This is a predicted complex of two RNAs, RNase P RNA and transfer RNA, with 449 nucleotides together. It holds a member of the Rfam family "Bacterial RNase P class A".
RNA sequence: GCAGCAGGCUGUUCUAUCGCUCUUCUGUUUUGCAGAAGGGAGGAAAGUCCGGACAACACAGAGCACCGCACUUCCUAACGGGAAGAUGUCCGCGAGGGCAUAGUACCGGAACAGAAAACAACCGUCCCGACCUGUCGGGAUAAGGGUGAAAAGGUGGGGUAAGAGCCCACCGGUGCCGGGGGUGACUCCGGCAGCCGUUCGGCUUGCGGGUUGAAAGACCACGUAUACCGGCGUUUCAGGGUUGCUCGCCCGAUGCCGGGGGGUGGGUCGAUCGAGCGCUUUGGUGACAAAGCGCCCAGAUAAAUGAUAGAAACCCGGACACGCCUUUCAGAGGCAUUUACCGGGAACAGAAUCCGGCUUACAGGCCUGCUGCUUUU
RNA sequence: GGCCCCGUAGUUCAACGGAUAGAAUAGCGGUUUCCUAAACCGUAGAUACAGGUUCGAUUCCUGUCGGGGCUA
Numbered sequence: 001g002c003a004g005c006a007g008g009c010u011g012u013u014c015u016a017u018c019g020c021u022c023u024u025c026u027g028u029u030u031u032g033c034a035g036a037a038g039g040g041a042g043g044a045a046a047g048u049c050c051g052g053a054c055a056a057c058a059c060a061g062a063g064c065a066c067c068g069c070a071c072u073u074c075c076u077a078a079c080g081g082g083a084a085g086a087u088g089u090c091c092g093c094g095a096g097g098g099c100a101u102a103g104u105a106c107c108g109g110a111a112c113a114g115a116a117a118a119c120a121a122c123c124g125u126c127c128c129g130a131c132c133u134g135u136c137g138g139g140a141u142a143a144g145g146g147u148g149a150a151a152a153g154g155u156g157g158g159g160u161a162a163g164a165g166c167c168c169a170c171c172g173g174u175g176c177c178g179g180g181g182g183u184g185a186c187u188c189c190g191g192c193a194g195c196c197g198u199u200c201g202g203c204u205u206g207c208g209g210g211u212u213g214a215a216a217g218a219c220c221a222c223g224u225a226u227a228c229c230g231g232c233g234u235u236u237c238a239g240g241g242u243u244g245c246u247c248g249c250c251c252g253a254u255g256c257c258g259g260g261g262g263g264u265g266g267g268u269c270g271a272u273c274g275a276g277c278g279c280u281u282u283g284g285u286g287a288c289a290a291a292g293c294g295c296c297c298a299g300a301u302a303a304a305u306g307a308u309a310g311a312a313a314c315c316c317g318g319a320c321a322c323g324c325c326u327u328u329c330a331g332a333g334g335c336a337u338u339u340a341c342c343g344g345g346a347a348c349a350g351a352a353u354c355c356g357g358c359u360u361a362c363a364g365g366c367c368u369g370c371u372g373c374u375u376u377u
Numbered sequence: 378g379g380c381c382c383c384g385u386a387g388u389u390c391a392a393c394g395g396a397u398a399g400a401a402u403a404g405c406g407g408u409u410u411c412c413u414a415a416a417c418c419g420u421a422g423a424u425a426c427a428g429g430u431u432c433g434a435u436u437c438c439u440g441u442c443g444g445g446g447c448u449a
Stems, first nucleotide, its partner, number of pairs: 001373010012312007020040009042348001046359002049357005054213004066209005071085005086101006102204002106202005122145002124141008153171006172196002174193008217269004226260001228259007239251004276295008314345005323335005378448007387402004395432001404420005425441005
């Protein structure tokens, strides 16, 4: 210098004119208007995917079911988030990155192909028998072929009729025992056991989860009709029917509750001081925590935060001059930077109760650490 | 604002994670007819998009995109 990896930061600024919204103050003709001062979008305000705060309703207690999560230690109000690590596997030359990992006692599945998907013999190999001496029948064999995504740990030797962890040596894995390291997952060393397919699901274990979401919910104002239905109760405070009369029963009246119907559809609170922000120090590998000092930083409700003009800085392209190199009579060619000039560009996107995360979108710029290649010293 | 559901031929619907995604109808070509329709024969056509899990994905998981419903 080029190409990358990981992490972090930033996301235009100023002036003038005209507007929008909120707060405070002053004046006034006081649901308003005018003036002054001050505040006014984001890193994602987005998707609404997780977790909380807050609110209403529900709820003796316990268990089952259902759903979610699942290596270890930590952070946190909480989390399916984050930090630092462990093991395995895949990708990359590398810096690094992706994914998986609770347990396995029991149960089930693995299409097609293939003999067999763990109770397996198609070809092959070997043994025995028969006879037409190259065929048939019976048996043994998982070493070889073939199928498949996956085929019974691997290599070598012994052994055998031929073979096979059948036996042995070494290697790999698993389990158990002892010792060392680590908070732990785990790891290293030694010994013992021939214990030795993969994957998915059920299942088991541990932890967590009541439901609904600010259109939650509280209050004020405006306005209206209880038509009809159901349930429970009250009464002679209207009454009627049944009966000679009383009780009773039925209809009705009336009170409460529910359904249904009718009205209004305006305002205030919730609602912006909070697990808040900035700086410094300390502790910690880190996420983060503690202490000190300082600060107040949108609050709209059909929904404000904008428009126009100019300037500065940034990026891209063009051309002129100056500069350097090569060559040369002039001239021509190449390279790099700066100042002035001309033209163009400037992303993704906009709060809607509030926080902590995740995910997705994003022009350009900056910083830190590291890797590979190349050149020079 | 909040909460849910769904995306498969042009259309309406199917498809335990297993071959070449299947039907009806519409389309196209042919036969039949004087012509058309009906009928018969043949034919083309699709998993919204991008990743992941898996030997294998329409199906399972995640994220985008699009559509619909409920809620004062």